Background:
Predicted 3D model of a 108-nucleotide RNA (SAM riboswitch aptamer (S box leader)) from Aneurinibacillus soli. The sequence is in RNAcentral, with records from Rfam. The organism belongs to Aneurinibacillus, within Bacteria.
RNA sequence: UUCUUAUCCAGAGAGGCAGAGGGACUGGCCCGAUGAUGCCUCGGCAACCAUUAAACCAUAGCGGUUUGAACGGUGCCAACUCCAGAAGCGCAUGCUUGAAGAUGAGGA
Numbered sequence: 001u002u003c004u005u006a007u008c009c010a011g012a013g014a015g016g017c018a019g020a021g022g023g024a025c026u027g028g029c030c031c032g033a034u035g036a037u038g039c040c041u042c043g044g045c046a047a048c049c050a051u052u053a054a055a056c057c058a059u060a061g062c063g064g065u066u067u068g069a070a071c072g073g074u075g076c077c078a079a080c081u082c083c084a085g086a087a088g089c090g091c092a093u094g095c096u097u098g099a100a101g102a103u104g105a106g107g108a
Base pairs, nucleotide, nucleotide: 001108002107003106004105005104006103007102008101013042014041015040016039017038021031022030023029025085026084027083028082043077044076045075048073049072051069052068053067054066055065056064057063081100086097087096088095089094
C1' cells in the first nucleotide's frame, strides 16, 4: 500500500511547549489569540487482540457462550464518523441501506 472481516447514537481531560488555522475530502455547520489543530508529560475511557476469574454448553480430543477483571499490544478522550454526499421509502421533520472514512484482528 492493498484484500478479508468486525465495530462506529455509550464512555473518558488537566498541565507544559508552540502560535494559526483546524474538524479526512466537497458542501454546510462548528471549534479557534479567553490559544484551537499539533507535540510532550501525567491522568482517564473502552474492552478489538493477548492475559485472566466464575457459571454454563459441547467433545475422543482441540474447544464454545455469557458475565466480570484490567498488569500487556493497539485505539480513543468537542459536537452520532458533527451533518449531508449514492440509492430507496416518506415527502414536513425524517427512516433504511450503501459509498467514503476511522479503528482492531487476520492475510498478501